[in-house]
This is a predicted structure of a 74-nucleotide RNA (transfer RNA) from an uncultured Opitutaceae bacterium.
It matches the Rfam family "tRNA".
Its mean pLDDT, the model's own confidence on a scale to 100, is 80.

RNA sequence: AGCCUCGUGGUGUAAUGGUAGCACUAAGGAUUCUGGUUCCUUCUGUCGGGGUUCGAGUCCCUGCGAGGCUGCCA
Numbered sequence: 001a002g003c004c005u006c007g008u009g010g011u012g013u014a015a016u017g018g019u020a021g022c023a024c025u026a027a028g029g030a031u032u033c034u035g036g037u038u039c040c041u042u043c044u045g046u047c048g049g050g051g052u053u054c055g056a057g058u059c060c061c062u063g064c065g066a067g068g069c070u071g072c073c074a
Base pairs, nucleotide, nucleotide: 001070002069003068004067005066006065007064010024011023012022013021018054026042027041028040029039030038047063048062049061050060051059
C1' cells in the first nucleotide's frame, strides 16, 4: 500500500428493510432476624458523515477504529 471481516447499553449476544430485544452486571423494592437464594421493577446502546427508501442497526459511498491475509521499500 491492496484486499477481507468486524464495530449495537457497563459486559456478552440477537434483530427478513418495519416497536432495538435477551442474558449478566448495576440501582430500587418484595421475601428474610441479617446475609445469600428467589421474585418484581427501573436505568443505560446501533462508531462519525452523506446517500437510497414511505421507512436503515441492516443496503450503497466515505471517514475513523479493531482484527486477519497478501505485498512494496530499506